[in-house]
About this RNA:
RNAcentral holds the full RNA, with entries from ENA. Predicted 3D model of a 584-nucleotide part of an RNA (large-subunit ribosomal RNA, domain V) from a Pseudomonadota bacterium. Its mean pLDDT, the model's own confidence on a scale to 100, is 84.
Context: one part of a larger RNA
RNA sequence: CGCGCAGCAAGACGAAAAGACCCCGUGGAGCUUUACUGUAUCCUGUUAUUGAGUUACGGUUUUGAAUGCGUAGGAUAGGUGGGAGCCUGUGAAAGGAAGGUUUCGGCCUUCCUGGAGGCGACGGUGAAAUACCACCCUUUCAAAAUUGUGACUCUAACUUGAUGCCGUGAAACCGGCUCAAGGACAGUGGCAGGUGGGCAGUUUGACUGGGGCGGUCGCCUCCUAAAAGGUAACGGAGGCGUUCAAAGGUUCCCUCAGGGCGUAUAGAAAUCGCCUGUUGAGUGCAAGGGCAGAAGGGAGCUUGACUGUGAGGCCGACAGGCCGAGCAGGUGCGAAAGCAGGACCUAGUGAUCCGGUGGUUCCGAAUGGAAGGGCCAUCGCUCAACGGAUAAAAGCUACCCCGGGGAUAACAGGCUAGUCGGGUCCAAGAGUCCACAUCGACGACCCGGUUCGGCACCUCGAUGUCGGCUCAUCGCAUCCUCCCGCUGAAGCAGGUGGGAAGGGUUGGACUGUUCGUCCAUUAAAGCGGUACGUGAGCUGGGUUCAGUACGUCGUGAGACAGUACGGUCUCUAUCUGCUGCGCG
Numbered sequence: 001c002g003c004g005c006a007g008c009a010a011g012a013c014g015a016a017a018a019g020a021c022c023c024c025g026u027g028g029a030g031c032u033u034u035a036c037u038g039u040a041u042c043c044u045g046u047u048a049u050u051g052a053g054u055u056a057c058g059g060u061u062u063u064g065a066a067u068g069c070g071u072a073g074g075a076u077a078g079g080u081g082g083g084a085g086c087c088u089g090u091g092a093a094a095g096g097a098a099g100g101u102u103u104c105g106g107c108c109u110u111c112c113u114g115g116a117g118g119c120g121a122c123g124g125u126g127a128a129a130u131a132c133c134a135c136c137c138u139u140u141c142a143a144a145a146u147u148g149u150g151a152c153u154c155u156a157a158c159u160u161g162a163u164g165c166c167g168u169g170a171a172a173c174c175g176g177c178u179c180a181a182g183g184a185c186a187g188u189g190g191c192a193g194g195u196g197g198g199c200a201g202u203u204u205g206a207c208u209g210g211g212g213c214g215g216u217c218g219c220c221u222c223c224u225a226a227a228a229g230g231u232a233a234c235g236g237a238g239g240c241g242u243u244c245a246a247a248g249g250u251u252c253c254c255u256c257a258g259g260g261c262g263u264a265u266a267g268a269a270a271u272c273g274c275c276u277g278u279u280g281a282g283u284g285c286a287a288g289g290g291c292a293g294a295a296g297g298g299a300g301c302u303u304g305a306c307u308g309u310g311a312g313g314c315c316g317a318c319a320g321g322c323c324g325a326g327c328a329g330g331u332g333c334g335a336a337a338g339c340a341g342g343a344c345c346u347a348g349u350g351a352u353c354c355g356g357u358g359g360u361u362c363c364g365a366a367u368g369g370a371a372g373g374g375c376c377a378u379c380g381c382u383c384a385a386c387g388g389a390u391a392a393a394a395g396c397u398a399c400c401c402c403g404g405g406g407a408u409a410a411c412a413g414g415c416u417a418g419u420c421g422g423g424u425c426c427a428a429g430a431g432u433c434c435a436c437a438u439c440g441a442c443g444a445c446c447c448g449g450u451u452c453g454g455c456a457c458c459u460c461g462a463u464g465u466c467g468g469c470u471c472a473u474c475g476c477a478u479c480c481u482c483c484c485g486c487u488g489a490a491g492c493a494g495g496u497g498g499g500a501a502g503g504g505u506u507g508g509a510c511u512g513u514u515c516g517u518c519c520a521u522u523a524a525a526g527c528g529g530u531a532c533g534u535g536a537g538c539u540g541g542g543u544u545c546a547g548u549a550c551g552u553c554g555u556g557a558g559a560c561a562g563u564a565c566g567g568u569c570u571c572u573a574u575c576u577g578c579u580g581c582g583c584g
Stems, first nucleotide, its partner, number of pairs: 001584008010576003014571002022405004027401002029397004035202005042194008051154016068137001078136005085119003094113008158182005164177004205217003214234001218240006241386001242284001243343002248302007256280001258276005282291002285348001287346003306329004312323004318387001331340003354380007362373002412459001413457001414455003418452001420448006429439002466541001467539003471533001472530005479504003482499006506520005547565004551560003
C1' cells in the first nucleotide's frame, strides 16, 4: 500500500417526509360575532278553506221627514227654474197637552177642544214667497240594503276524544256510525311586516429592510436631483380638500417696510409733519418663482366670472391635463389706441354606470299620439385604500389543510462591527510630595469576532433547537505549576508587567437551567473556539403541536417571551474517516 473480518458513528450539509414554524396566494376549510347578505323557525296582520244569528259603533247608497237667523225688512229669506193661484167639512183660525229642535226669538210633528176661515201680486231688498210644483246644496233624524270593526251566541265545515257499536275473526292501526268536547277559532296554503349565527354563502386592502403593531395611500411647494426635462427610499421640511359679487373687468391716480428728527394725553408700537429709504413691505391661505414702468394701495363706471369656435403648440403609456392668436355674435370700460373668455402663477379634487331637474327643430315597434330614450345644460360620491372590484361585508384557528418561497423571518453559518471584549498612544488628575508602584478623565488609533444587533447571501422537494451526560480537540487575552523585570518589594504575603499552552484545573445544596448564590476543599477550581463541539452517541427537565386550569385581555371564537399539570426522540452503516485482528 492492497484485500478481508469484527467494531465505532465524526463527515457524505447522511436516509425518511415537495417544512407542521414564518411569509406569500385577490387558495381552502372549521369556528365566532352587535361584519354583510340571505334563510329555516317563531310572532303578527291579511286572504282562501269559512258558515248562521243577535247586539253596539262606523262607512256608502236609496227612501221619507226635518233643517238653513249679518243689516234693512211683518220675520229664522239655502240655491235655481216654473208659477197666478193654493190649502180647508178627508175639519181653517184660535186654545190646551205631549215630543223634537233652537241663534232662546221662534220653528216642526202628533193628539184633544173648536167650528169656517187661512195664505199669494203690494212697500222695502242684490235676490220673492215653504202659496203650490220640480231638481239640487248644508246639517240632522228614522227605516231598509250592503259593508267594516268589537262583544256574545249557534252548528253544519274543520279539529279532538271514546276500554261506545260495526267492518272484524286475536289486534292498540285505519275507516264508517253514534256520542261527547271544541268550533268558524285552531290547523293548512298564499301574500306582507318583524325576529332570526339556529343554518348558509361570502367579505375582512396594499405598501412594509420578514410579518404583525404603528404610520402611510389623492393633490400643491421646496430640497435630495448630479446647472435642460425627468428621477427612488417608512429620505428632510411644509401646505390643500377653499375663498372672493369683489379680492373679477376697465379707466384714472398713488408707493411700501424700516430708520432719523420733531410733536398734548401717547408709553418700544396709535395719529400728524420733514428727511432718508430699489423692495427688506405687500400679494386671501404653504412654499417657490415673480411683481415698484407694478401683479402692491385707492377711486369712478361696470359684469368678458360671456355664447359659438379655434390656426398652432406643450406635458402625458393611456385616460387626461395645460397654453392659445384669430373669426362670428352680443357686451363692459376708455376721448382713443386698446383691454376684458375670472382672480400674480403653480393646490382647493373624482372616470364610468345609475338616477334627478330644465331645455330641445332628434327617435317613437302598422299609423297618430303617449310611455320611454337621445342631444344640450346642470345636480347627486372623505367612491380620501382618492384610475374609483359590490347598492351592500368583521374576526379567530395551538383542530387545521393545500399550493409555493430560502424572492421572506426564527437556529446555525457568512458579511459588518454600532454594541461587546482586549490593547496601544496622549496625560488632566488621584496617589502626603511625585502623571506613569498602582489607577487614569477628555480624546486619538488599532485588534478580536465569544454578546445584543444590522444585512437577508447558501439551505423552507427539512442544515433537529436550550441544558445535562459521554467523548473530546484547538487558541492564549494564563487560573495553578515554571522562569524573569518593576514595586508605594524589609521578610512572609501581595500588586503590576514580560516569557511560557508541558501537565493540571475538585465534591456538593438550589434551579430545566447556561449563568449565578451558597457549603466544604484545593496548587488552581482559567477564559474562549470547535454548526452557542458532540441527539444516524444517550437524555428530554426547558422551549415549541393536539388535552386541561388559573390570572389578564377579548361581546365571542380565542389570545398572552404570563403561569401550572400532561404529552410517541425512527434508521439493519453503501462510501469517506477511525479502532482491533488477519492475509498478501